[in-house]
RNA sequence: UCCCGGGUAGCUCAGCGGUAGAGCAAUUGGCUGUUAACCAAUUGGUCGUCGGUUCGAAUCCGACCCCGGGAG
Numbered sequence: 001u002c003c004c005g006g007g008u009a010g011c012u013c014a015g016c017g018g019u020a021g022a023g024c025a026a027u028u029g030g031c032u033g034u035u036a037a038c039c040a041a042u043u044g045g046u047c048g049u050c051g052g053u054u055c056g057a058a059u060c061c062g063a064c065c066c067c068g069g070g071a072g
């Protein structure tokens, strides 16, 4: 320098252009001799950045940044 994959909640990851989700974690409550487990609820997001396309973009297009792999 070129090619490929990835960047979404505190963590691990889903998400076929039409309301951003799950598990774990956290908080509150229930359950009980207590803890753990279990049950219910709640909190939590500039979707890497900046532009473009579109009525509408996490999703499509371009540039750039970061991480991993490959080629030279």
Base pairs, nucleotide, nucleotide: 001071002070003069004068005067006066007065010024011023012022013021018055026042027041028040029039030038048064049063050062051061052060